A computed fold for a 100-nucleotide RNA from Viridibacillus soli, annotated as SAM riboswitch aptamer (S box leader). The coordinates come from a structure-prediction model, not an experiment, and the mean pLDDT is 76. Taxonomically the source falls in Viridibacillus (Bacteria, Bacillota, Caryophanales, Caryophanaceae).
[in-house]
RNA sequence: UACUUAUCUAGAGAAGCUUUGGAACUGGUCUGAUGAAGCUCCAGCAGCCCUGCUUUGCAGGAUGAUGCUACUUCCAGAAAAACUUUUUGACAGAUAAGGG
Numbered sequence: 001u002a003c004u005u006a007u008c009u010a011g012a013g014a015a016g017c018u019u020u021g022g023a024a025c026u027g028g029u030c031u032g033a034u035g036a037a038g039c040u041c042c043a044g045c046a047g048c049c050c051u052g053c054u055u056u057g058c059a060g061g062a063u064g065a066u067g068c069u070a071c072u073u074c075c076a077g078a079a080a081a082a083c084u085u086u087u088u089g090a091c092a093g094a095u096a097a098g099g100g
Base pairs, nucleotide, nucleotide: 001100003098004097005096006095007094008093013042015040016039017038021031022030023029025077026076027075028074043069044068045067046066048064049061050060051059052058053057073092079088080087081086
């Protein structure tokens, strides 16, 4: 880096530096000098990994490479059904695993 599969209503923060936008995009809406986003550093959460079992889930363990720690992927964004606002569900996005 494209492909395939799976998951995405749960969970989890402080400090220092820095300085203005940030939440992928569009439209909304929220958030930010009561210091956002970014970087450093420590911490935590989660699946993959290992073991066992009453096996498609539960419990325990390890700490290997990761990801994440405002708001349902913040909401909507092809379409279908239902009935007036819901449900399903593509596209898109993110993450993991696999081999190429």